[in-house]
Context: one part of a larger RNA
């Protein structure tokens, strides 16, 4: 910008990408074959490898704004408690989210049309002969079939729904459906984009509760010279999770937006 008004949703698929691997074991069967040694085609199962592709429920890693322990040394006037530095001080865990060694799936069947190759009917050539005329097979390769992308496929497709004016003599002014700015924002993200919300509201924070983590808080009282230990009390604390709850912030607003026959 274009797809001969303007819009929303929902699609078709011309065209294109991708993906096509492969082992081994058990059964058929110690059959067929074979003098025996040895030993299948055909089918049909069960488990791998690599490798792609989603994903955190398990097992694990990470988790620099989590809990705890602890050196040293400064500060909070001292105790007791705290913080601050010292690779994140170091040291033992770990939520969500990201992960891979973890967990899931996948290649398949099947159709068409063929190559070497097998054939069948069959003449030229009274014979033969897959081939000359007809006709059947027949690969992990081709073309669909599986996944994804796709109407700038300017041959711009299809399908529903929404809008397609009011005032004014004019001049002009309001300004449909829809959309953007804006603001809360994350399952999106370098920015655009994309998705959810915006009071007729759970969109993010706060609170409450729960899940999950650490792992017995400070304070007090008891036991002890004490250093600790114990009781209150699975306690205190706690970033991201999952619910409720309008307590704060999405407040007003503004701008685009209808053409020819």
């Nucleotide at each position: 910008c274009g797809u001969a008004g303007g819009a929303a949703u929902a699609u078709u698929g011309a065209g294109g990408a991708g993906a096509u691997c492969u082992g081994a074991c058990a059964c058929u069967a110690g059959u067929a074959c074979g003098a025996g040694a040895g030993g299948a085609c055909c089918g049909u199962g069960u488990u791998g490898g690599a490798c792609a592709u989603a994903c955190c429920u398990c097992u694990g890693g990470u988790g620099c704004a989590c809990c705890a322990g602890u050196u040293a040394u400064g500060c909070c006037g001292c105790c007791a408690g705290g913080u601050g530095u010292a690779c994140a001080g170091c040291u033992g865990g770990g939520u969500a989210g990201c992960u891979a060694u973890g967990u899931a799936u996948g290649g398949a069947a099947c159709g068409g049309a063929u190559a070497a190759g097998u054939g069948c009917u069959g003449a030229a050539a009274g014979c033969a002969u897959c081939u000359a005329a007809g006709c059947a097979c027949g690969a992990a390769g081709c073309c669909g079939a599986c996944u994804c992308c796709a109407a700038g496929a300017u041959g711009a497709g299809u399908a529903u729904u929404c809008c397609g004016g009011u005032c004014g003599c004019a001049a002009g002014a309001c300004g449909a459906a829809g959309g953007g700015u804006u603001g809360u924002u994350g399952u999106a993200g370098a920015u655009g984009a994309c998705g959810a919300c915006g009071u007729u509201g759970a969109u993010a924070g706060g609170c409450u509760a729960c899940a999950g983590g650490u792992g017995g808080a400070a304070g007090u009282g008891c036991a002890g010279u004490g250093a600790u230990g114990u009781a209150u009390g699975g306690a205190g604390c706690c970033g991201a999770g999952u619910a409720g709850u309008a307590c704060u912030a999405a407040u007003u607003a503004c701008c685009c937006g209808a053409u020819a026959g």